[in-house]
RNA sequence: GCCGCGAUCGUCAAGUGGUCAUGACGCCGGGUUCUCAUCCCGGAAGCCGGGGUUCGACUCCCCGUCGCGGUACCA
Numbered sequence: 001g002c003c004g005c006g007a008u009c010g011u012c013a014a015g016u017g018g019u020c021a022u023g024a025c026g027c028c029g030g031g032u033u034c035u036c037a038u039c040c041c042g043g044a045a046g047c048c049g050g051g052g053u054u055c056g057a058c059u060c061c062c063c064g065u066c067g068c069g070g071u072a073c074c075a
Stems, first nucleotide, its partner, number of pairs: 001071007010025004018055001027043005048064005
């Protein structure tokens, strides 16, 4: 250089062209308890950036950035 795969809450992971993007842990508030832990309820927080297609894109396509893997050339 080329090819392939990936990028989603603070972390890990799921997900689909269609009403409000799902769960766990963590965090915050409340309940329970003599206290703590556990347990229960509730809450905040997210689709890497840009463009395209589409009535509608987190999802499909292109470019870029970053990460991982493979491969080639030079020395």